[in-house]
RNA sequence: CCGUGCUAGGCGGGGCGCUAGGGGUGCCCUGUACUCGAAACCCUCUUCAUGCGAGGCUGAAUCCCCGCCCGAGGGCGGUCGGUAUUCGGGUCUAGCGCCGGGAUCAGUCGGUGUUGAAGGUCGGGUCCUGCAGCGGCGGGGCACCGUGAAUCGGGUCAGGUCCGGAAGGAAGCAGCCCUAAGCGGCACGCCCCGGGUGUUGCGGGGGUGCCCGACCGGAGUCGACGUCCCGGAACGCGCCGGAUACCGUCGUUCGACGGCGGGUGCACGG
Numbered sequence: 001c002c003g004u005g006c007u008a009g010g011c012g013g014g015g016c017g018c019u020a021g022g023g024g025u026g027c028c029c030u031g032u033a034c035u036c037g038a039a040a041c042c043c044u045c046u047u048c049a050u051g052c053g054a055g056g057c058u059g060a061a062u063c064c065c066c067g068c069c070c071g072a073g074g075g076c077g078g079u080c081g082g083u084a085u086u087c088g089g090g091u092c093u094a095g096c097g098c099c100g101g102g103a104u105c106a107g108u109c110g111g112u113g114u115u116g117a118a119g120g121u122c123g124g125g126u127c128c129u130g131c132a133g134c135g136g137c138g139g140g141g142c143a144c145c146g147u148g149a150a151u152c153g154g155g156u157c158a159g160g161u162c163c164g165g166a167a168g169g170a171a172g173c174a175g176c177c178c179u180a181a182g183c184g185g186c187a188c189g190c191c192c193c194g195g196g197u198g199u200u201g202c203g204g205g206g207g208u209g210c211c212c213g214a215c216c217g218g219a220g221u222c223g224a225c226g227u228c229c230c231g232g233a234a235c236g237c238g239c240c241g242g243a244u245a246c247c248g249u250c251g252u253u254c255g256a257c258g259g260c261g262g263g264u265g266c267a268c269g270g
Stems, first nucleotide, its partner, number of pairs: 001270006009058003012030005020046005034055004064263006073254006080248010095237003098232006105226001107225006119216008127205009137194006144185004153178004161170003
């Protein structure tokens, strides 16, 4: 060095989570990597812990072991930046929105106005109140209708009862008719009462907000928006501070895949 047969090892790894801690099941990354079984109030172990049980393949190198580099991705942190949500504070002498007033800047748009604007005077209405009339509504009564008495209401009283020698008479149940109290109805009629009721008339009060009319007057006036000025409020932004989440950035830590370098057997035969 070659051949044969073996053995250690290997047949995925990593981050987070869980745990006193290690590993696995879980989630994620890497990227392709034997099969089967159980595993979250979980499974298996104990600091040489880096899984457990059963089977299979490979096997000293592309494959196993170690070191360095790279760096997907994860963890932790920051006097860091951004966005969103939320809590609190503060101001109008930073500002915007908001509210009020003004300038009328002869601003813009629209309405109205010589068929007479603004403004003024007078009268009336709308408002309050007193009285009266008419109506409406509600309540009550009368009237009307119906019903309504085992007996203690009426009439008529079959049968039966009583009195009578008889003629006749008496009381009277059931039935029928009527009625009292009561009950029910009531479209209309009459009377009484009431009001957050309508309207009309007469009187009193109040008020210039609105409407109407008359007169004076003789050209503006009203609304929205814009600009500017003055003022207000802490309602929304913006401002200041805090919290949380996400993204970014910086630091630190672990680190898959990949790259480079090194290391590792035994037996027999030639």

Overview
This is a predicted structure of a 270-nucleotide RNA (Bacterial large signal recognition particle RNA) from an Acidimicrobiia bacterium. Lineage of the source: Bacteria > Bacillati > Actinomycetota > Acidimicrobiia. It matches the Rfam family "Bacterial large signal recognition particle RNA". Its family is annotated with signal recognition particle, plasma membrane targeting and SRP-dependent cotranslational protein targeting to membrane, signal sequence recognition in the Gene Ontology. It is annotated as a non-coding RNA gene. It was read from a public genome assembly, where an Rfam model found it. The prediction has a mean pLDDT of 76.